[in-house]
């Protein structure tokens, strides 16, 4: 000095699901109450396996909906393809 592989993170693209339900307020977006769903911000749970074996650890797109979201449009979203930045680092 180059620097695979992994973590985190920023940009760019790409990205669903489900009510034009009722009813009141409002000039309108909009809110509020009811029922009725969606799960892909978040969030809480668990196998298997591990251990010092009481009990701890232990994934997720699985489960649960607390939140959050459900006409069109807009916007976001886990993930996913690129690139770049710090971090650690094989050889």
């Nucleotide at each position: 000095a180059u620097g695979a592989c992994g973590u985190g993170u920023u940009g760019c693209g790409g990205g669903a699901g489900a009510g034009u339900c009722c009813g009141g307020c409002a000039a309108a977006u909009g809110u509020c109450g009811g029922c009725g769903c969606c799960g892909a911000a978040g969030g809480a749970g668990c196998a298997a396996c591990c251990g010092c074996c009481c009990c701890g650890g232990g994934a997720a797109u699985c489960u649960c909906u607390c939140a959050g979201g459900c006409a069109c449009c807009a916007g976001g979203u886990a993930c996913c393809g690129c690139a770049g930045c710090a971090c650690a680092g094989a050889a």
Molecule: Glycine riboswitch aptamer
Organism: bacterium BMS3Bbin02